[in-house]
RNA sequence: GCUUUUGAUAGAGGCGCGGUUAUCAAUAGUAACUGUCGGAAGUGGCCGGCGAUGAGCGACAGGGAAAGGGAUAUCCGCCGAAGCAGAGAUGCGCGGCAUACAUCUUUGCUGGGUCAGUGCCCAACAGGUACUGAACUGUCAUGCGUACAAUGGCGUAUGGAGGGCUAUCUUGCAC
Numbered sequence: 001g002c003u004u005u006u007g008a009u010a011g012a013g014g015c016g017c018g019g020u021u022a023u024c025a026a027u028a029g030u031a032a033c034u035g036u037c038g039g040a041a042g043u044g045g046c047c048g049g050c051g052a053u054g055a056g057c058g059a060c061a062g063g064g065a066a067a068g069g070g071a072u073a074u075c076c077g078c079c080g081a082a083g084c085a086g087a088g089a090u091g092c093g094c095g096g097c098a099u100a101c102a103u104c105u106u107u108g109c110u111g112g113g114u115c116a117g118u119g120c121c122c123a124a125c126a127g128g129u130a131c132u133g134a135a136c137u138g139u140c141a142u143g144c145g146u147a148c149a150a151u152g153g154c155g156u157a158u159g160g161a162g163g164g165c166u167a168u169c170u171u172g173c174a175c
Base pairs, nucleotide, nucleotide: 001173002172007169008168009167010166011165014079016078017077018076019075021073022072023071024070033062034061035060036059037058038057042050043049045097046096047095082110083109084108085107086106087105088104089103090102091101111137112136114134115133116132117131118130119129120128121127139160140159141158142157143156144155145154146153
């Protein structure tokens, strides 16, 4: 000095990501549960069970929640933040198994937010998520233009991906 090699540290994108707590709306006058009436043999995700002492189912009345999700505020951890999908393990839960939920490991995809369409989850028009599309934005590379001597700055066009980008140190290489 380097376009570049190794490792480490610190950072950037922005209505940026995730979590805790409190309050509020909604869930919902819903579900559990109780009573009356009707009705008549099955019912329960699978068993154990429950059911003619009338279950399941339907109507009326009483009764009356909660979780997940959302909004606001606060605090915390961060920039593969995090999310989704597959596989495995553990825990929780249940009378037992399973599903669901939580955590961890591993494989793959996604730079980020917004809007629209479709599908799924959801009580939901909220929200989440996958795919597709549209512009936007940050970064790098390349081309063109520009005040400027140039690097660089600015603008514009095209393209790539976070295993990236920037800065510093270190390693490496050359002198």